A computed fold for a 73-nucleotide RNA from Haematococcus lacustris, annotated as transfer RNA. RNAcentral holds the sequence, with entries from ENA and Rfam. Its Rfam family is "tRNA". It is annotated as a transfer RNA.
RNA sequence: GGCCGUGUAGCUCAAUGGAUAGAGCGCGGGUCUACGGAACCCGAGGUCGCAGGUUCGACCCCUGCCAUGGUCA
Numbered sequence: 001g002g003c004c005g006u007g008u009a010g011c012u013c014a015a016u017g018g019a020u021a022g023a024g025c026g027c028g029g030g031u032c033u034a035c036g037g038a039a040c041c042c043g044a045g046g047u048c049g050c051a052g053g054u055u056c057g058a059c060c061c062c063u064g065c066c067a068u069g070g071u072c073a
Stems, first nucleotide, its partner, number of pairs: 001072007010025004018056001027043005049065005
């Protein structure tokens, strides 16, 4: 340098082009307990890597970058 894949919450990952973007773990609060843990309930936390484009509508499709993994030379 060419090709292929991945990029969404602190971590691991979901989300047929129809929208108020979710789950588990973790974090904060509560119930319970002598105290913890477990269990249960509630909550916070996201410019969906960046910028354009297509579309009535984009996390999703297209293009270019950036990061990262693989592969070929």